RNA sequence: GAGUUGGGCAGACAACCGCCGGAUCGCUUGCGAUCGGGAGGAAAGUCCGGGCUCCAAAGGGUAGAGUGCCAGGUAACACCUGGGGGGCGCGAGCCUACGGCAAGUGCAGCAGAGAGUAGACCGCCUGACCACUCGUGAGUGGUCAGGUAAGGGUGAAAGGGUGCGGUAAGAGCGCACCGCGCAGCUAGUAAUAGUCUGUGGCGAUGGUAAACCCCACUCGGAGCAAGACCAAAUAGGUGUCCUAUAGGCGUGACCCGCGCUGGACACGGGUAGGUUGCUUGAAGCCUGUGGCGACGCAGGUUCUAGAUGAAUGGUUGUCGAGACAGAACCCGGCUUAUAGCCCAACUC
Repeated sequence: GAGUUGGGCAGACAACCGCCGGAUCGCUUGCGAUCGGGAGGAAAGUCCGGGCUCCAAAGGGUAGAGUGCCAGGUAACACCUGGGGGGCGCGAGCCUACGGCAAGUGCAGCAGAGAGUAGACCGCCUGACCACUCGUGAGUGGUCAGGUAAGGGUGAAAGGGUGCGGUAAGAGCGCACCGCGCAGCUAGUAAUAGUCUGUGGCGAUGGUAAACCCCACUCGGAGCAAGACCAAAUAGGUGUCCUAUAGGCGUGACCCGCGCUGGACACGGGUAGGUUGCUUGAAGCCUGUGGCGACGCAGGUUCUAGAUGAAUGGUUGUCGAGACAGAACCCGGCUUAUAGCCCAACUC
């Protein structure tokens, strides 16, 4: 100098006026005084997991959805931690939709002889026929038949690779080494790994499952506008139709079962106000301790928003500064947006 990874801040201080909750005190019960507190690192997305509330307890089956290497953490998870395989990077590190293609069915342009039950274009070899040449048994060219897949070509990919032997010419045809399969052994909890042992000439072990599919595990729903309580008001209204072996309702779909029970449409009338849920929590911080780590255990300490047409704003002064951006039941994650600054470790 250029990078990688992790963590932190998110305007500060002072004065004046103003807004919302709480505690205490006083009093004329709605006022006053004093003392504390009052939007985020993502509050966003509503993508996961739960707490809590209700359905509300009768269940069984079929489909469906989610996850997908191993071992742990957690209330739980598709999250986090550590490890393994694969890929990228000089490296620190980063990514991973990572079970199975011999269970089955599919898909893959062009080129090429042939692309998943795969092949003969150019070649090489043998035989027959014809023609030519010559030193008469050889050579050259053509046609047909047979053998071949070592050489060449096409392609992203073509019957494991290199070498030797062998053959009419070739070929794991045979052999050596490598590769691969199978069975063991060693290390590891495991995923896996191996300069390990033996054995086999050896499935074209091809790709694709973020293709259908198969396998393993998990899975009720709705949601604070849930729900509970109080108060108030009207018209428990009118008409038409269907109907009781029907139909409707019972909080994911469908079927069976079980329970309750009449439904559909049109017109017309009243109310929609208040309290609660509502913030003490799987909570924050500190210390010690166990663990590589996520995190666990023990002790101490703190109370840190509860609005409801929606509270935290305005002005002045100093230093600056500018981004993304405002809780609405709560918590653990992930993802996305983001000006500027600081700290630590590591790599080239």